[in-house]
RNA sequence: UUCUUAUCCAGAGCGGUGGAGGGACAGGCCCUUUGAAGCCCGGCAACCAUUAAAUCAAAUUUGAACUUGAUUUGAACGGUGCCAAUUCCUGCAAGGUGUAAACCUUGGGAGAUGAGAG
Repeated sequence: UUCUUAUCCAGAGCGGUGGAGGGACAGGCCCUUUGAAGCCCGGCAACCAUUAAAUCAAAUUUGAACUUGAUUUGAACGGUGCCAAUUCCUGCAAGGUGUAAACCUUGGGAGAUGAGAG
């Protein structure tokens, strides 16, 4: 950096440091010196790995146990990730409501993260 795939309406500190910015991009709308980003500590979650129990299946067997796989529930010492607002909202298309302004629904795009592959 490209491709595939899963997920994105839940969750997470009144700590230390730091000093002005931050929410991907654009437009909105927000957060921020009643201290932004970053860093440290702390926490959340459970994608990968690990692990406990139950159920089912396969294989083996006289029958079980052991083994392998799947599903569900749980743990959380490892690898990532995450910790304002639904991915803050919209950004393209279709449909609906409405005199209009505007609003609603569905799909897509973009983005983020994991796992796998190049």

This is a predicted structure of a 118-nucleotide RNA (SAM riboswitch aptamer (S box leader)) from Litchfieldia alkalitelluris. Its mean pLDDT, the model's own confidence on a scale to 100, is 84. Lineage of the source: Bacteria > Bacillota > Bacilli > Caryophanales > Litchfieldia.